[in-house]
Molecule: c-di-GMP-I riboswitch aptamer
Organism: Actinomycetota bacterium
RNA sequence: CCACGACAAAGGCAUACCCGGUGUGAGCCGGGGGCGCAAAGCCAGGGGUCUCCUGCGAGAUCGCCCAGCUACCGAA
Numbered sequence: 001c002c003a004c005g006a007c008a009a010a011g012g013c014a015u016a017c018c019c020g021g022u023g024u025g026a027g028c029c030g031g032g033g034g035c036g037c038a039a040a041g042c043c044a045g046g047g048g049u050c051u052c053c054u055g056c057g058a059g060a061u062c063g064c065c066c067a068g069c070u071a072c073c074g075a076a
Stems, first nucleotide, its partner, number of pairs: 004074002012037002017032006035063001041069002045066003048061005
């Protein structure tokens, strides 16, 4: 340095649900909460799913999967 992921260490994130706000909506933001996560960090490029729309299309979701970028620690 790359790979890997422990009955290790220091930490981190935050499902469902509740409250407030916001959006036509999927959902998002803040607070509480904690199911879980070794990338549950970032990213909407490719899929999947969801929403709006008569349709074309436009949006959402990365804690659904793949890919890309970055990263703490150091047992086997």